[in-house]
Context: one part of a larger RNA
RNA sequence: CGCAGGAUAUUUGAAGAGAGCUGUCCUUAGUACGAGAGGACCGGGAUGGACGAACCUCUGGUGUUCCAGUUAUCACGCCAGUGGUAAUGGCUGGGUAGCUAUGUUCGGAAGGGAUAACCGCUGAAAGCAUCUAAGUGGGAAGCCCCCUCUAAGAUAAGAUAUCCCCCGUGGCAACACGGCUAAAGAUCCCUCAUAGACUAUGAGGUUGAUAGGUCAGGUGUGUAAGCGCAGCAAUGCGUUGAGCUUACUGAUACUAAUAGAUCGUGAGG
Numbered sequence: 001c002g003c004a005g006g007a008u009a010u011u012u013g014a015a016g017a018g019a020g021c022u023g024u025c026c027u028u029a030g031u032a033c034g035a036g037a038g039g040a041c042c043g044g045g046a047u048g049g050a051c052g053a054a055c056c057u058c059u060g061g062u063g064u065u066c067c068a069g070u071u072a073u074c075a076c077g078c079c080a081g082u083g084g085u086a087a088u089g090g091c092u093g094g095g096u097a098g099c100u101a102u103g104u105u106c107g108g109a110a111g112g113g114a115u116a117a118c119c120g121c122u123g124a125a126a127g128c129a130u131c132u133a134a135g136u137g138g139g140a141a142g143c144c145c146c147c148u149c150u151a152a153g154a155u156a157a158g159a160u161a162u163c164c165c166c167c168g169u170g171g172c173a174a175c176a177c178g179g180c181u182a183a184a185g186a187u188c189c190c191u192c193a194u195a196g197a198c199u200a201u202g203a204g205g206u207u208g209a210u211a212g213g214u215c216a217g218g219u220g221u222g223u224a225a226g227c228g229c230a231g232c233a234a235u236g237c238g239u240u241g242a243g244c245u246u247a248c249u250g251a252u253a254c255u256a257a258u259a260g261a262u263c264g265u266g267a268g269g
Base pairs, nucleotide, nucleotide: 001153005164006163007162008161009160010159011158015150016149017148018147021049022048023047024046025045026044027043033038051107052106053105054104055103059101060100061099062098066094067093068092069091070090071086072085073084074083075082076081111145112144113143118138119137120136121135165268166179167178168177169176170175180266185263186262187261188260189205190204191203192202193201210256211255212254213252214251215250216249217248220244221243226239227238228237229236230235
């Protein structure tokens, strides 16, 4: 821009894309078959491999500063306690959220239709025979549906529900002129994340829990500092599962989403 008014929401599905794999074991049954050796079809059940998708409850990884330990050195006057630097995490032990696989869950199924090779029924040409010439049945991991995803720019531009939109004059009407009006809805702007390069998408903007803060909880780390006691001291014990705690959960308007502006018209060839 189009989809012959504008808008919001929900959809149909032309078409396209994806998926499509397979082993072993048990049973039927040591049955059918076979002299024996051996050993099934059909049907039922269990469990794997590879592949794929989603997810983070579990098992782990990461987790650039959440917690603790620790060396050297410097600083805060000193002790104590902290902080800085150590190739932009000094090193070490752990680790929330998020992300993740080696972790977890799930998938291929079942079914229908038309068929291939092939197997048939009826049956002439050709008194027989013949699955074929007329007619007709079965038949595959393959084909078309069924399953998953995208999808009306599918220009043949679809459907459903709901919402919104003036007077006067002239004119058959489209429309022209004058006046009035700015709807529904959307955007700008702002707070953000289940989204993200930008954009877009989604959640919100005081009739508000959107983000921050605060409070409470959770989680992680592992018993803070100070003080007391024991010891010459290093250190240990008690107060104490203490103190601190990012991204998690809930509550709470304390802070910031203020105020406002713009687009979009007036019943539709």